[in-house]
RNA sequence: UGCGGGGACCCCCCGUGGCGUCCACCCUGUGAACUUCCCCAGGGCCGGAAGGCAGCAAGGAUAAGCGGGCUCUGGCGGGUACGGGGGGAACCCGCUUUUU
Numbered sequence: 001u002g003c004g005g006g007g008a009c010c011c012c013c014c015g016u017g018g019c020g021u022c023c024a025c026c027c028u029g030u031g032a033a034c035u036u037c038c039c040c041a042g043g044g045c046c047g048g049a050a051g052g053c054a055g056c057a058a059g060g061a062u063a064a065g066c067g068g069g070c071u072c073u074g075g076c077g078g079g080u081a082c083g084g085g086g087g088g089a090a091c092c093c094g095c096u097u098u099u100u
Stems, first nucleotide, its partner, number of pairs: 002095005009088009019077002022075003026069005036061003044053003
């Protein structure tokens, strides 16, 4: 000098697990007095009547939204654990080469 091996440590990627004031799914509460659907007292309209029609309020349901839960499932995240792969690397070892 070159080649090979090891290599604390650093960076990146992958798998599995764990974790999370995270998100979705799911469960649950609430939720349309501008607006959806059901059912529509009263009143209205049609009718001679029987009856029919539209339909406000109340009531019921549900949507978006908001709140709570989150065992499972999926996503996302990390000064996360273990395993694997790639790159860098102080240093160590072997061989080799050069010079003195």

The RNA shown here (Bacterial small signal recognition particle RNA) has 100 nucleotides and comes from Amycolatopsis albidoflavus. The prediction has a mean pLDDT of 76. The organism belongs to Amycolatopsis, within Bacteria. The RNAcentral record of the sequence draws on ENA and Rfam. Its Rfam family is "Bacterial small signal recognition particle RNA". By type it is a non-coding RNA gene. About the family: The signal recognition particle (SRP) is a universally conserved ribonucleoprotein involved in the co-translational targeting of proteins to membranes. The same sequence occurs in records of 26 taxa.